[in-house]
This record gives sequence, C1' cells and structure tokens, in this order.
RNA sequence: CAAAGAAUAGUUUAAAGCUAGAAUCCCGGCUUUGGGAGUCGGGGGCGGGAGUUAAAAUCUCCCUUCUUUGA
Repeated sequence: CAAAGAAUAGUUUAAAGCUAGAAUCCCGGCUUUGGGAGUCGGGGGCGGGAGUUAAAAUCUCCCUUCUUUGA
C1' cells in the first nucleotide's frame, strides 16, 4: 500500500429490518454458626458520524481501533 474480517453488559457471546437475550460478573433476600454451593429478585450493553426506511445492532457510505492474508 492492497484485500478480507471484526467492534453488542466489566468479560465471553447470540440476535440475518419489527420491544437487545444468555452465560459469567456486581448488589440484595432465603439457606448456613460462618464461608462455599444452591435458590429467588435486581443492576449493567449495540465503537463514532451521516443516509435509506413507518421502523436499523441488522442495509449503504465515511471515520476510528483491532485481526488475518498478500506485496
């Protein structure tokens, strides 16, 4: 420099246009002499900007960061 891919909760990761889920994590209750385990409830997220659409995590463009391949 060129091509391809990725960015969602503190972490790992689903959702392929129609109310963003799960696991783990954090907080609290129950349980226990206490801790752990278990169980119940709660908290927390779409990289930034623009466009299309009645509706965008999802489609299009630009930017940023990262990964892979080639020279």

Source information
The prediction has a mean pLDDT of 81. A computed fold for a 71-nucleotide RNA from Myersina macrostoma, annotated as transfer RNA. It matches the Rfam family "tRNA". The family's RNA type in Rfam is transfer RNA. About the family: Transfer RNA (tRNA) molecules are approximately 80 nucleotides in length.